Bacterial large signal recognition particle RNA from a soil metagenome, 265 nucleotides, folded computationally. It matches the Rfam family "Bacterial large signal recognition particle RNA". Rfam describes the family as follows. The signal recognition particle (SRP) is a universally conserved ribonucleoprotein involved in the co-translational targeting of proteins to membranes. Gene Ontology terms of the family: SRP-dependent cotranslational protein targeting to membrane, signal sequence recognition and signal recognition particle, plasma membrane targeting. The coordinates come from a structure-prediction model, not an experiment, and the mean pLDDT is 78.
RNA sequence: CGCGCUAAGUGGGGAGCUAGCGGUUCCCUGAACCCGCAAUCCGCUUUAGCGGGGCCGAAUCCCUCCUCGAGGGGGUAACCGUCCGAGAUAAAGGGCUUGCGACGUACGCGUUGACGGCCAGGCUCCGCGCACUGGGAGUCUGCGAACCGCGUCAGGUCCGGGAGGAAGCAGCGCUAAGCAGUGCCUCCCAGGUGCCGCGGGCCGGCCUGGCUCGAGCAAGCGUCGCCAGCACCGGCUCAGGCGGUCCCUCGACAGAAGGUGCGCG
Numbered sequence: 001c002g003c004g005c006u007a008a009g010u011g012g013g014g015a016g017c018u019a020g021c022g023g024u025u026c027c028c029u030g031a032a033c034c035c036g037c038a039a040u041c042c043g044c045u046u047u048a049g050c051g052g053g054g055c056c057g058a059a060u061c062c063c064u065c066c067u068c069g070a071g072g073g074g075g076u077a078a079c080c081g082u083c084c085g086a087g088a089u090a091a092a093g094g095g096c097u098u099g100c101g102a103c104g105u106a107c108g109c110g111u112u113g114a115c116g117g118c119c120a121g122g123c124u125c126c127g128c129g130c131a132c133u134g135g136g137a138g139u140c141u142g143c144g145a146a147c148c149g150c151g152u153c154a155g156g157u158c159c160g161g162g163a164g165g166a167a168g169c170a171g172c173g174c175u176a177a178g179c180a181g182u183g184c185c186u187c188c189c190a191g192g193u194g195c196c197g198c199g200g201g202c203c204g205g206c207c208u209g210g211c212u213c214g215a216g217c218a219a220g221c222g223u224c225g226c227c228a229g230c231a232c233c234g235g236c237u238c239a240g241g242c243g244g245u246c247c248c249u250c251g252a253c254a255g256a257a258g259g260u261g262c263g264c265g
Base pairs, nucleotide, nucleotide: 001265002264003263004262005261009055010054011029012028013027014026015025019045020044021043022042023041033053034052035051036050037049062259063258064257066255067254071250072249073248074247075246078245079244080243081242082241083240085238086237087236093233094232095230096229097228099226100225101224102223103222104221105220108217109216116212117211118210119209120208121207122206123205124201125200126199127198128197129196130194131193132191133190134189135188136187137186138185140181141180142179143178149174150173151172152171157166158165159164
């Protein structure tokens, strides 16, 4: 150097599952033989998929270690971004609302007199009076007592020699308490009563009228300022979710170093 073989290899990794390992599953890498099995799982046990078939093969290719690092998992003290919630704050930024003031202004009212000032009256409150209404009492009228009210008391009764006298039922008349009525009249009480009268209150408002003055006035809108209010935005505090920086961990691909046979010619 050539030929023929063999060990190994023929994808790997993360998550998940599992006592653990590998596979099926999901994801990453990136190019990598085929068939059967498998989430109510499948196959195994540290040499940790099993069964069957094929290819390659001693090195670019297999094995070990290092570097790099796609990607995955975990953490979350701190910082950044974002989202959501709670609380406080009206002093400080924005926004909204009420009020006041200044300025401007379309329209309206105003010399047939604005605003202002003065006077009177009304609306309002209190007291008194009057009236009204209602209730009560009085007055008046009527009724009203088997005996225990009054008068008169037939009959009858009693006393008396008689004259006469006494009590007295019914009846009749009258009345008490009481009951009923009561137009007028008198008194008392009450009032969601009054186009009533008198007196008083009346800060202020509205309306009406009169006098005075002589040119503005009311409201709306806009801008600005001030005062007050509202947590809508922002800011502050607290708590939380997600992402990033960061820390730990596994780590594909890639790169570098080293290692690993047999036989024949």